[in-house]
RNA sequence: GGAGACGUGGUGCAGCGGCCUAGCACACUGGCCUGUCAAGCCUGAGAUCGCGGGUUCGAAUCCCGUCGUCUCCGCCA
Numbered sequence: 001g002g003a004g005a006c007g008u009g010g011u012g013c014a015g016c017g018g019c020c021u022a023g024c025a026c027a028c029u030g031g032c033c034u035g036u037c038a039a040g041c042c043u044g045a046g047a048u049c050g051c052g053g054g055u056u057c058g059a060a061u062c063c064c065g066u067c068g069u070c071u072c073c074g075c076c077a
Stems, first nucleotide, its partner, number of pairs: 001073007010026004018057001028044001030042003050066005
């Protein structure tokens, strides 16, 4: 330098045009239960989807640019 994959709450993932004012698990808040803790049950807060543009009636989802991580290929030494 070229190509590809990924980037979504604190953590790990799902969702790949409209049912999403974004879902699940763990963690966290409050409560129930218990003699207490754990487990279990109920409840609550937390992400506008890396960033910036574009397409569309409508974008986390498609396109372009860009940043980061990883993988492969190439070049110099």
This is a predicted structure of a 77-nucleotide RNA (transfer RNA) from an Anaerolineae bacterium.
NCBI's taxonomy places the organism under Bacteria, Bacillati, Chloroflexota, Anaerolineae.
It matches the Rfam family "tRNA". The family's RNA type in Rfam is transfer RNA.